[in-house]
Molecule: TPP riboswitch aptamer (THI element)
Organism: Pararhodobacter sp.
RNA sequence: CUGCUCACCUCGGGGUGCCCGUCUGGGCUGAGAUGCGACACGCGAACCCGUUGAACCUGACCCGGUUAAGACCGGCGGAGGGAAGGUGACAGGAUGCUCC
Numbered sequence: 001c002u003g004c005u006c007a008c009c010u011c012g013g014g015g016u017g018c019c020c021g022u023c024u025g026g027g028c029u030g031a032g033a034u035g036c037g038a039c040a041c042g043c044g045a046a047c048c049c050g051u052u053g054a055a056c057c058u059g060a061c062c063c064g065g066u067u068a069a070g071a072c073c074g075g076c077g078g079a080g081g082g083a084a085g086g087u088g089a090c091a092g093g094a095u096g097c098u099c100c
Base pairs, nucleotide, nucleotide: 001092002091003090005089006088007087008086009085010084011050012049013048014047017028018027019026020025034044035043036042037041056081057080058079062075063074064073065072
């Protein structure tokens, strides 16, 4: 100096849908559908993701199938965007010094 890898520290990114209902209730999918406040918003929790990036956003109130609707399957599509640094271990390499 590098990284097929591991650990730790600090940091960053992101979403919150559908159905029933008188309910501050119930059901569904999902990793996640949450709490508080001064509630167009902010702060936080949990969860997921951080360039080897399908977390998530855009196109998009998209297209086909399917469903009560959402979910789901396929397409759009590996399309356009998208958030990381440090320390140590280990391994490899380079250079310098010393000794034999």